The RNA shown here (Bacterial RNase P class A) has 319 nucleotides and comes from Halomarinibacterium sedimenti.
Its mean pLDDT, the model's own confidence on a scale to 100, is 76.
Rfam family: Bacterial RNase P class A. Rfam classes the family as a ribozyme.
RNA sequence: AACGCAGGCCGCCUUAUCGCUCCCGUGUAAAUGCAGGAGAGGAAAGUCCGGACACUAAAGGGAAGCAUAGCGGCUAACGGCCGUCGUUCUGCCUUGGCAGAAUAGGACUAGUGCAACAGAAAGAAUGUACAGGUAAUGCUGUAGUGAAAUCAUGUAAACUCUAUGCGGUGAAAUGUCACGUAAACCUACGCUUGAGGGUUCCCGCCCGAUGUAGGAGGGUAGGCAGAUGGAUCCCACUAGUAAUGGUGGGGCCAGAUAAAUGAUAGGGGUCGCGUCAUUAGGCGAGAUACAGAAUCCGGCUUAUAGGCCUGCUUUUUUU
Numbered sequence: 001a002a003c004g005c006a007g008g009c010c011g012c013c014u015u016a017u018c019g020c021u022c023c024c025g026u027g028u029a030a031a032u033g034c035a036g037g038a039g040a041g042g043a044a045a046g047u048c049c050g051g052a053c054a055c056u057a058a059a060g061g062g063a064a065g066c067a068u069a070g071c072g073g074c075u076a077a078c079g080g081c082c083g084u085c086g087u088u089c090u091g092c093c094u095u096g097g098c099a100g101a102a103u104a105g106g107a108c109u110a111g112u113g114c115a116a117c118a119g120a121a122a123g124a125a126u127g128u129a130c131a132g133g134u135a136a137u138g139c140u141g142u143a144g145u146g147a148a149a150u151c152a153u154g155u156a157a158a159c160u161c162u163a164u165g166c167g168g169u170g171a172a173a174u175g176u177c178a179c180g181u182a183a184a185c186c187u188a189c190g191c192u193u194g195a196g197g198g199u200u201c202c203c204g205c206c207c208g209a210u211g212u213a214g215g216a217g218g219g220u221a222g223g224c225a226g227a228u229g230g231a232u233c234c235c236a237c238u239a240g241u242a243a244u245g246g247u248g249g250g251g252c253c254a255g256a257u258a259a260a261u262g263a264u265a266g267g268g269g270u271c272g273c274g275u276c277a278u279u280a281g282g283c284g285a286g287a288u289a290c291a292g293a294a295u296c297c298g299g300c301u302u303a304u305a306g307g308c309c310u311g312c313u314u315u316u317u318u319u
Stems, first nucleotide, its partner, number of pairs: 001315002004312007012268007020039004025034003041290001045301002048299005053170004060203004065166005070084005085105001086103008106161002111159002113155003128143005174225004185215005196207003232251008269288003273284004
């Protein structure tokens, strides 16, 4: 220096014109005009796991179901993360260590299932051959097959058992203001001895009479809150091997609702390609990804042109 592996980071910049959403100031009765400011991501994605929040009984007991599984720690919590032990595989050599990778890693002296081939027979006998023995019986020995052949073994990413955890629904939650209407009509059930509902079942509990379920039909389909200040971001110091925590200082960083964050033109950067020169470089045509907020966080997984940094292996060159 190149290739590869592992980890971390960035992931186009800028100018002009025309537009879009929000905030603030100002004028206005208001719509809105003008001026200023802000305006997607590392994954906003998949919705897989965990929480916050809301409703439901402060979701109470049992069953079923689901998830996890060495040990210790972190955290709001986790199936996530960190550390460590064991096991397996690979490589190296001074054969017992070192390095790297993987790891669903509790229990098969509770029960059940399964166990290729060989063999007469494999989880248990329709017991083979030879020999011995008995009143009788594989009762005994040897041979043979096999990892295992009479009180044996393996397997739980097999059922199962043990321990621990988990109620359900999901911002279209939920609350509130306004507008409108049919508390009418038909059918069934019920009116406290209660229909039906509370999103698996039973019990319990709660709601329940201007009731519930269905039918046909009428009306409305707007605003506000939730909702963007938070397990928040940046810097410094500090505890800890680390994950992570503590202290101090500073900052405010999208908030739409059919859903804004865009379009056009120019310049520049980066990348490889062609060509000229072949020392730097010039010129030309291209490429510049994945994607895109919708209640908010912590993870995991997946997609991603191109570039940068750190460490290591191998190869080549130079000293």